[in-house]
Context: one part of a larger RNA
């Protein structure tokens, strides 16, 4: 310069009480105001204790501070079933030998790694100041061990076979999730008016699981022979030939319904810990969700491999294998707080910037995730 500019979104404060040395800024209560396809919830990167409690004011917080994501101390994260290993495999990586190469190194067989993809057992409740599909409670699964009891001739791989298995456009039914509505059932209660005292207002009106049973859809030809090519060995498999039945049948199945059970429930009492607990019916309406591997078109022609299922080699096996039953045990490692469209992440800052993914309610408006107000729920943006 200058006590100037400016104190970081024009979503708002206001009053009362407390707390202190001090209060526009904390704290509590009551009004007012933003958002509400979000400024609400839920993971994923990333951050690393920021959670939560007890204290605390130098500094950091654009003003203040008794307050904080700041400072000290103590506390907190619990998995056979979530997510990742202990399975598999792509892109690419490493790479015994092995090829090239003054060296270093480069490339690459067997072979190992490698999710953003394939297998793959858990749901509903309750609960610490702080954690939960991890504690607890109730009901359940899975592999595996061993016991006992049935079984009664096969069981068996790193080889074969067969499945896993896949594209993009568009689309049909059946459903749920959610939502509306009720002179449908349950509750405590209200009634101000010009007028209705009830048929008016207000709140509710459901998850799990196990049997039972009804279902739209979905998948699959199925028996029996022969032994000729093939599948590197074998094969009762696949494949390939013959013939017999087949519009029927097996499986699956999303959800509905009925019966139990177990929770949860507006409210109502309360010693503030909890107890106790009513109704649950009907109609709509409806997904991008489920049932699915659906259906059709169309041309660029749309991953492996393991888990599965089978064949048989070798070897086991009537001194009793494979299975199934039940009872008992066993079940490693690693993530698990908190923040996550944000004051906790990348931007030098408590920065109007960026940041995958899921859910995302109502009322009017022809529709809508659009604008308007609004519900849970979170904010009023630190002078």
């Nucleotide at each position: 310069g200058a006590g100037u500019a400016a104190c970081g979104a024009u979503a708002a404060a206001a009053g009362a009480a407390g707390u202190g040395a001090g209060a526009a800024u904390c704290u509590u209560c009551u009004u007012c105001g933003c958002c509400g396809u979000a400024a609400g919830g839920a993971c994923a990167a990333g951050g690393g204790u920021u959670c939560c409690u007890g204290g605390g004011g130098a500094a950091g917080g654009g003003u203040c501070g008794u307050c904080c994501g700041c400072c000290c101390a103590g506390g907190g994260a619990a998995a056979g079933u979530c997510g990742g290993g202990a399975c598999c495999u792509a892109a690419g990586g490493u790479g015994a030998g092995g090829c090239c190469g003054a060296a270093a190194g480069g490339c690459g067989u067997a072979a190992u790694c490698g999710a953003u993809g394939g297998a793959c057992a858990g749901c509903a409740g309750g609960u610490c100041a702080a954690g939960a599909u991890u504690c607890c409670u109730g009901c359940a699964c899975u592999a595996c061990a061993u016991a006992u009891g049935g079984g009664a001739a096969g069981u068996g791989a790193u080889g074969g076979a067969g499945g896993g298995a896949c594209g993009c456009a568009u689309u049909a039914g059946g459903c749920u999730a959610u939502c509306c509505a009720a002179u449908g059932c349950c509750g405590a209660g209200c009634u101000a008016u010009g007028g209705c005292u009830a048929u008016g207002c207000c709140g509710g009106u459901u998850g799990g699981u196990a049997u039972g049973u009804c279902a739209a859809g979905g998948u699959c030809g199925u028996c029996a022979g022969g032994g000729u090519c093939a599948g590197a060995a074998a094969a009762u498999c696949u494949a390939c030939c013959u013939g017999g039945c087949a519009u029927g049948g097996a499986c699956u199945g999303a959800g509905g319904c009925a019966u139990a059970u177990c929770g949860g429930g507006a409210g109502u009492c309360u010693u503030c810990g909890g107890a106790c607990g009513a109704a649950g019916u009907u109609g709509g309406a409806a997904a991008c969700g489920c049932c699915a591997g659906g259906g059709u078109g169309c041309c660029a022609a749309g991953a492996a491999a393991a888990g599965c299922u089978u064949c048989u080699a070798a070897a086991c096996g009537u001194u009793g294998a494979a299975c199934c039953a039940u009872a008992u045990g066993u079940a490693c490692c690693c993530g698990u707080a908190c923040c996550g469209c944000a004051a906790a992440c990348c931007g030098a800052c408590a920065c109007a910037g960026g940041u995958g993914u899921c859910c995302g309610a109502g009322u009017g408006u022809c529709a809508a995730u659009g604008c308007a107000c609004u519900a849970a729920g979170g904010c009023g943006c630190g002078c």
Overview: RNAcentral holds the full RNA, with entries from ENA. The part of an RNA shown here (large-subunit ribosomal RNA, domain III) has 383 nucleotides and comes from Deinococcus radiophilus. Taxonomically the source falls in Deinococcus (Bacteria, Deinococci, Deinococcales, Deinococcaceae). Rfam family: Bacterial large subunit ribosomal RNA. Gene Ontology terms of the family: structural constituent of ribosome and ribosome. The family has 102 seed sequences and 51,934 matches in Rfam 15.1.